Annotation: A computed fold for a 76-nucleotide RNA from a soil metagenome, annotated as c-di-GMP-I riboswitch aptamer.
RNA sequence: GAUAAAGGCAAACCCGUCGUAAGGCGGGGACGCAAAGCCACGAGACCGUCACUUGGCGGUCAGUCGGGCUCCCGAA
Numbered sequence: 001g002a003u004a005a006a007g008g009c010a011a012a013c014c015c016g017u018c019g020u021a022a023g024g025c026g027g028g029g030a031c032g033c034a035a036a037g038c039c040a041c042g043a044g045a046c047c048g049u050c051a052c053u054u055g056g057c058g059g060u061c062a063g064u065c066g067g068g069c070u071c072c073c074g075a076a
Base pairs, nucleotide, nucleotide: 001073008033009032013028014027015026016025017024018023031063037069038068039067041066042065043064044061045060046059047058048057049056050055
């Protein structure tokens, strides 16, 4: 980051499955994505639980943002 080339990923929804849940995994399916590749470090949101001090603890989200690492091509 281009009306380029070769590709890649896969939202919602549906089916199956795991989980108290948020949500995860597999298949189908494409809303979109130049990192929509990976990481839970910071912020934020969500779930569970204890409180009612307005906080504590555990979990989830990388397609919420920031940050770190890695990666295809090579026009302006």

Record summary
The sequence is in RNAcentral, with records from MGnify.